[in-house]
RNA sequence: GCCGAUGUAGCUCAGUCGAUAGAGCAUUCGAUUCGUAAUCGAAAGGUCAGGGGUUUGAUUCCCCUCAUCGGCUCCA
Numbered sequence: 001g002c003c004g005a006u007g008u009a010g011c012u013c014a015g016u017c018g019a020u021a022g023a024g025c026a027u028u029c030g031a032u033u034c035g036u037a038a039u040c041g042a043a044a045g046g047u048c049a050g051g052g053g054u055u056u057g058a059u060u061c062c063c064c065u066c067a068u069c070g071g072c073u074c075c076a
Base pairs, nucleotide, nucleotide: 001072002071003070004069005068006067007066010025011024012023013022019056027043028042029041030040031039049065050064051063052062053061
């Protein structure tokens, strides 16, 4: 340099044939307990990597860029 994959909550990951974005763990609060753990309930937490385009509407489709990973090639 070329090709491909990935990027979504603090972490690990789903999801959306384009129409208000979810789970588990973690965190906080409450219930239960003599207390802790466990269990149960609730809450909070997201510019869906960034920019642009298409569209009435984009996390989803198209283009560019960035980051990470893998493969190929060149040089040393």
Model confidence (mean pLDDT): 80 of 100. The RNA shown here (transfer RNA) has 76 nucleotides and comes from a Chitinispirillaceae bacterium. It was read from a public genome assembly. It matches the Rfam family "tRNA". Taxonomically the source falls in Chitinispirillaceae (Bacteria, Fibrobacterota, Chitinispirillia, Chitinispirillales).